[in-house]
RNA sequence: AAGAAAGUGACAGAGUGGUGAUGUGGUCGGCUUGAAACCGAGUUAUGGGGGGUUCAAUUCCCUCCUUUCUUG
Numbered sequence: 001a002a003g004a005a006a007g008u009g010a011c012a013g014a015g016u017g018g019u020g021a022u023g024u025g026g027u028c029g030g031c032u033u034g035a036a037a038c039c040g041a042g043u044u045a046u047g048g049g050g051g052g053u054u055c056a057a058u059u060c061c062c063u064c065c066u067u068u069c070u071u072g
Base pairs, nucleotide, nucleotide: 001071002070003069004068005067006066007065010024011023012022018055027041028040029039030038048064049063050062051061052060
């Protein structure tokens, strides 16, 4: 320099146009002499920034940022 992939809660991770699963963690409660384990409840996302298309965008398009890979 050229090409490609990715960015979603505190973390991991699904979701290929109709209001974002699940697990871990943390909080509260139960159990226990007390913890751990187990059980229950409830919490956490303007989805990297901006713009466009659409009745509707995590999803499609453009641009920028960051990270990774390949080639030279």
The RNA shown here (transfer RNA) has 72 nucleotides and comes from Lophius litulon. Its mean pLDDT, the model's own confidence on a scale to 100, is 81. Its Rfam family is "tRNA". The family's RNA type in Rfam is transfer RNA.